[in-house]
Context: one part of a larger RNA
């Protein structure tokens, strides 16, 4: 040093934190609160018993099981081992599950439930593939795909200006193509002494108007689509505050709830509780730096090797150490 046993008095004073250890423990009987989705909570909590001998009773064919009375021993009777510590409050997630094989098991993922949306079937929508072919599905809207939310309860406000999606088709824009006004080249021929000029048909090049789909512009709808949800000034017979008024801007200015919160910078906010003493915790307040309604809001019994706080029990965690055992290090072999 490692592992283990014991420890006066105290009993968390240790520490980031009761980490670790101790404690609890089986079975029988009594008894058991708040809350609750009436199932639970619950082994709640908290008590008592537990060994051996004699005898009697009940039940059983019996092994035996249950009980009454009396007696005995030990420090100790689930005599060893195995074998729940408990209670309260709060945040999160409903729950059982799943996950980072080898530093994370969680408040993350999933979930039943809710919603939106696509899909009407010869070959659905969606997906793999160059194709053939296949999944979907030997299914058919009570089915299948995508996305979001996440039991349950009460709810889910306003904004369609931007982006997206859906619908619309009058107008604007607009590709290929169609069309062919016109124009260019060439030259039979003609003119000219010449240089050169004119030039039909044909062929070839360019090519205006007009015509021409979707899309975009445009017009509407849709937020459990992506998203967004104001500022300044004044005003009541103490003061303070402002139900009220004015004004500017906006697509609309945050509703119900909740709120110093897993969100609050200032901040250890202020008040109350708990402690002798509490940056944490619980209950309030609202001045929300920068809450807020399916990126869901607020509650919620049960559940959690999860997170925060408090208490009882218990202890070498500590005051503060000590003693003992086994092993290793070390020496010899």
């Nucleotide at each position: 040093c490692u592992c283990c046993g014991u420890u006066a008095a105290g009993g968390a004073a240790c520490u980031a934190g009761g980490c670790a250890a101790a404690a609890u423990a089986g079975c029988c009987c009594c008894g058991u609160a708040c809350c609750u989705u009436c199932g639970g909570a619950a082994g709640a909590a908290g008590g008592g018993g537990u060994c051996c001998c004699c005898u009697c009773c009940a039940c059983g064919u019996g092994a035996g099981u249950g009980g009454g009375g009396g007696g005995g021993c030990g420090c100790a009777g689930u005599g060893a081992a195995a074998g729940g510590g408990g209670u309260u409050c709060c945040g999160c997630g409903a729950c059982u599950g799943u996950u980072u094989a080898a530093c994370a098991a969680a408040a993350a993922c999933a979930c039943a439930g809710g919603g939106c949306u696509c899909u009407g079937c010869u070959g659905a929508a969606a997906u793999c593939a160059c194709a053939a072919g296949a999944u979907g599905a030997u299914g058919u809207a009570u089915a299948g795909g995508g996305c979001c939310u996440g039991a349950c309860g009460c709810u889910u406000g306003c904004c369609c200006g931007g982006u997206a999606c859906u619908g619309g088709a009058a107008g604007g824009u607009c590709a290929c193509g169609g069309g062919g006004a016109g124009u260019u080249g060439u030259u039979a021929u003609c003119c000219g002494u010449a240089a050169g000029g004119a030039g039909a048909a044909g062929c070839a090049g360019c090519g205006a108007a007009c015509u021409u789909a979707a899309g975009c512009c445009c017009c509407a709808g849709u937020a459990a689509a992506c998203g967004g949800c104001g500022g300044c000034c004044g005003u009541a017979a103490c003061u303070a505050u402002a139900a009220c008024g004015g004004u500017c801007c906006u697509a609309a200015g945050g509703u119900a709830g909740c709120g110093a919160a897993a969100u609050a910078c200032c901040u250890u906010g202020u008040c109350g509780g708990g402690u002798a003493a509490g940056u944490u915790c619980c209950g309030a307040c609202c001045u929300g730096c920068a809450u807020g309604a399916a990126u869901a809001g607020c509650g919620u019994a049960a559940c959690g090797a999860a997170g925060g706080a408090a208490c009882c029990g218990c202890u070498g965690u500590c005051u503060c150490g000590a003693c003992g055992g086994a092993g290793a290090u070390c020496u010899c072999g």
This is a predicted structure of a 333-nucleotide part of an RNA (large-subunit ribosomal RNA, domain IV) from an Elusimicrobiota bacterium.
The coordinates come from a structure-prediction model, not an experiment, and the mean pLDDT is 88.
RNAcentral holds the full RNA, with entries from ENA.